[in-house]
Context: one part of a larger RNA
RNA sequence: UGACGGGGGCCCGCACAAGCGGUGGAGCAUGUGGUUUAAUUCGAUGCAACGCGAAGAACCUUACCUACUCUUGACAUCCAGAAGAUUUAGCAGAGAUGCUUUAGUGCCUUCGGGAAUUCUGAGACAGGUGCUGCAUGGCUGUCGUCAGCUCGUGUCGUGAGAUGUUGGGUUAAGUCCCGCAACGAGCGCAACCCCUUUCUUCAGUUGCCAUCAUUAAGUUGGGAACUCUAAGGAGACUGCCGGUGAUAAACCGGAGGAAGGUGGGGACGACGUCAAGUCAUCAUGGCCCUUACGAGUAGGGCUACACACGUGCUACAAUGGUGAGUACAGAGGGAAGCGAACUUGCGAGAGUAAGCGGAUCCCUUAAAGCUCAUCGUAGUCCGGAUCGGAGUCUGCAACUCGACUCCGUGAAGUCGGAAUCGCUAGUAAUCGCAAAUCAGAAUGUUGCGGUGAAUACGUUCCCGGGCCUUGUAUA
Numbered sequence: 001u002g003a004c005g006g007g008g009g010c011c012c013g014c015a016c017a018a019g020c021g022g023u024g025g026a027g028c029a030u031g032u033g034g035u036u037u038a039a040u041u042c043g044a045u046g047c048a049a050c051g052c053g054a055a056g057a058a059c060c061u062u063a064c065c066u067a068c069u070c071u072u073g074a075c076a077u078c079c080a081g082a083a084g085a086u087u088u089a090g091c092a093g094a095g096a097u098g099c100u101u102u103a104g105u106g107c108c109u110u111c112g113g114g115a116a117u118u119c120u121g122a123g124a125c126a127g128g129u130g131c132u133g134c135a136u137g138g139c140u141g142u143c144g145u146c147a148g149c150u151c152g153u154g155u156c157g158u159g160a161g162a163u164g165u166u167g168g169g170u171u172a173a174g175u176c177c178c179g180c181a182a183c184g185a186g187c188g189c190a191a192c193c194c195c196u197u198u199c200u201u202c203a204g205u206u207g208c209c210a211u212c213a214u215u216a217a218g219u220u221g222g223g224a225a226c227u228c229u230a231a232g233g234a235g236a237c238u239g240c241c242g243g244u245g246a247u248a249a250a251c252c253g254g255a256g257g258a259a260g261g262u263g264g265g266g267a268c269g270a271c272g273u274c275a276a277g278u279c280a281u282c283a284u285g286g287c288c289c290u291u292a293c294g295a296g297u298a299g300g301g302c303u304a305c306a307c308a309c310g311u312g313c314u315a316c317a318a319u320g321g322u323g324a325g326u327a328c329a330g331a332g333g334g335a336a337g338c339g340a341a342c343u344u345g346c347g348a349g350a351g352u353a354a355g356c357g358g359a360u361c362c363c364u365u366a367a368a369g370c371u372c373a374u375c376g377u378a379g380u381c382c383g384g385a386u387c388g389g390a391g392u393c394u395g396c397a398a399c400u401c402g403a404c405u406c407c408g409u410g411a412a413g414u415c416g417g418a419a420u421c422g423c424u425a426g427u428a429a430u431c432g433c434a435a436a437u438c439a440g441a442a443u444g445u446u447g448c449g450g451u452g453a454a455u456a457c458g459u460u461c462c463c464g465g466g467c468c469u470u471g472u473a474u475a
Stems, first nucleotide, its partner, number of pairs: 001475002003472003007469007015459002019423005026314008034305002042053002064300007073125001077124002079121005086103001089100004107114002127289002130287003136283002138278003141274001143272001148187006154163003167178003193266004198234004203229002208223002212221002237260001240254005316416001320375007332363003337356002342351003382413001387408007429451007
């Protein structure tokens, strides 16, 4: 100087408390451990691994296993020789591949040849998702969006170092003010960037419709007001008033205002810590393999299942289930695509096909909600697992191993022990919608809007953190 203390003081955070809803019990989905297996590829492991890499394992992916094959190689450059690029069919085979076969003589040319392609041969080499993240770059997590981390000069100290950065106030903040052997400065904080909330200018098509006609319908004429769209601007700064304060910084209350003291949200992550994570995104040192630890193909596996854990979905019902009617979004996507209307099927779907590279057409009926009816506390008209049968779609192909539909079946479950998690406002809770990936395959993920609470006395205690101070057998 740090670190630590079941030392002290001050302060903060959904940290506790006050509330609301869960997890832990059930069934299923998914990830992990374990076990099993020829293989169940590999990595991630307290917080900060476990719906994580994976924004999507039937083949492919795929790295694993078994079997069958290749050896200058599936891929790149160089050399020599030959052919011609390309292409049809047959046979053997699980296929890779092997044997035969059909069509074809291309492009540029100074007629020497050249470019591209294929085959053969020799070697230089290729190749490795093999090892080491404790050799590394890059990227990332975490403490933590916590308020800290430092430097120059000066001064003090023999020195390590100190001072500044401590103190009095204040703030979300090392934010600002005052004081002070310090005076300044840098990286952080804040602001500058984006979205959102109000107004305004310009512009009205595909969007809008107040006034006038018209229609089944903003449908059409018309209108440029309103909504909206997307460019520019205004607006919030403790600016104004009162009080408190040290006449300061600031705090409290008020006015005006769409918005008030950082208005709400996002992006943005200081010096560093954890030899944190990643050699399997990529790059890369070293080591290792080189007829194999490289490469191709088929089938299997990653989907196993006495069990244990994490994360979720659906429930256990009446604030509900079922049937009928009816209303209101936002944000996205669409050409090997989105696919209306019509016909057909109980349905998943199918047939035909308009429009649309889209403020125009389509995905696209939002659902909870509201109205009416029914059920009457039951393992039920709750709940839907499991299983039997019949189908649809995608795709060479749904056996291992897809999703969905219909008929039947109708398990556990009556609110969950110890324990434990999230959340302070358009939040929690609840309701649906869309997208990425994607042929198909979400209860996951990422977004979007609808309905819309309760509580916070307070900081004694638990956890984590910041500043000052003190003790130490610690570095």